A computed fold for an 80-nucleotide RNA from a Bacillota bacterium, annotated as c-di-GMP-I-GGC riboswitch aptamer. The sequence was found by an Rfam model in a public genome assembly.
RNA sequence: UCUAAUAAGGGUAAACCCAUCGCGAGGUGGGGGCACAAAGCCGCGGGCCUAACGCCGAUUAGGCAGCCGGGCUACUAGAA
Numbered sequence: 001u002c003u004a005a006u007a008a009g010g011g012u013a014a015a016c017c018c019a020u021c022g023c024g025a026g027g028u029g030g031g032g033g034c035a036c037a038a039a040g041c042c043g044c045g046g047g048c049c050u051a052a053c054g055c056c057g058a059u060u061a062g063g064c065a066g067c068c069g070g071g072c073u074a075c076u077a078g079a080a
Base pairs, nucleotide, nucleotide: 001079002078003077004076011036012035016031017030018029019028020027021026034066040072041071042070044069045068046067047064048063049062050061051060052059053057
């Protein structure tokens, strides 16, 4: 650097439920476990969602990293 995986020594954690924060999208903690080989980190490009403005622009402020790219870092096995 490339490839792979049965989730392994281990790790993360969807829906749903409870608490809490937020106008909202959604966040955090607990339970839960559909899945994940970067489902680790970064809103950088695209996309989607929310609120406000406005008069219909895709402007302003946010959210999603488990939508696709990109950047940085990393476990196991194999190959070069």

Rfam family: c-di-GMP-I-GGC riboswitch aptamer. The family is grouped with related families in Rfam's "c-di-GMP_I riboswitch clan". Gene Ontology term of the family: cyclic-di-GMP binding.